The prediction has a mean pLDDT of 90. A computed fold for a 350-nucleotide part of an RNA from Nocardioides marinquilinus, annotated as small-subunit ribosomal RNA, central domain. Its Rfam family is "Bacterial small subunit ribosomal RNA". Gene Ontology terms of the family: structural constituent of ribosome and ribosome. The RNAcentral record of the full RNA draws on ENA and SILVA.
Context: one part of a larger RNA
RNA sequence: UUGGGCGUAAAGGGCUCGUAGGCGGUUUGUCGCGUCGGGAGUGAAAUCACUGGGCUUAACCGAGUGCUUGCUUUCGAUACGGGCAGACUUGAGGCAUUCAGGGGAGAACGGAAUUCCUGGUGUAGCGGUGAAAUGCGCAGAUAUCAGGAGGAACACCGGUGGCGAAGGCGGUUCUCUGGGAAUGUUCUGACGCUGAGGAGCGAAAGUGUGGGGAGCGAACAGGAUUAGAUACCCUGGUAGUCCACACCGUAAACGUUGGGCGCUAGGUGUGGGAUCCAUCCACGGGUUCCGUGCCGUAGCUAACGCAUUAAGCGCCCCGCCUGGGGAGUACGGCCGCAAGGCUAAAACUC
Repeated sequence: UUGGGCGUAAAGGGCUCGUAGGCGGUUUGUCGCGUCGGGAGUGAAAUCACUGGGCUUAACCGAGUGCUUGCUUUCGAUACGGGCAGACUUGAGGCAUUCAGGGGAGAACGGAAUUCCUGGUGUAGCGGUGAAAUGCGCAGAUAUCAGGAGGAACACCGGUGGCGAAGGCGGUUCUCUGGGAAUGUUCUGACGCUGAGGAGCGAAAGUGUGGGGAGCGAACAGGAUUAGAUACCCUGGUAGUCCACACCGUAAACGUUGGGCGCUAGGUGUGGGAUCCAUCCACGGGUUCCGUGCCGUAGCUAACGCAUUAAGCGCCCCGCCUGGGGAGUACGGCCGCAAGGCUAAAACUC
């Protein structure tokens, strides 16, 4: 509970596609479904409201009128919404010419570094810490040089810089491929927006099968610290981290801000385009469109703050909230190999 809200107080679904539904640009004609007006019928009585009346008053009773917010039918109106028919180009999409990009998938290649192995030089320590010890080392370590193996990640460039719907994406090259922006005296002609259900994508961790395993490193072991130390620090170290395929489907999945459209001062950076001026070149100046930051006016806000990338002013559609705990739990259902996920209460209590 016909209300008010959702950046931080409870509350935006993790993201996208899309079904039903809801909503929908300009214009002409037509219909008259919604809508509006008039008439007729009906809308039982009682109740209810008003007026006047009867019991000495009132309650109570009875009378008249209204109400009965509606339905049916008929006549009329046609602005708005809707149906049908036609037209338009600004919304949307296509085409052409350009452009930027760590967007995605696969394959190949590269150098630095760590570790390990082999060999050379070389000798007593190395390592680690607040200080130490465990540990490694005369079976020759650490250091240093040469060669080899293997895995993972790509320094500098690198940037409130770029791309992507979100998760996310960064060495180089090739192949395949998605999206976007600008410009046009080009085409279609409202083809649009949102989106309950539904489908797909979805970090890390985790799971299954098979590989791989350098470094790091839950668990675990040891050394310290300490009153204790199941920790923080140190020495090791398994799963994992990596690859392929298949699951899981959650995150502070955050801008803690759903999507779309329109309107509402400016200033200043930066990325991509178009165009004008200037110009030997390199710089540079102006206009404009798209993105990404900062500051700020009006306005908004409980304040903080937001402020043309709105949290301002409006419209459309979806999701969600309704005191704290119990509890994102129990039960049931659906999904999952499992871990668990989704949906989601109540008693009781303050």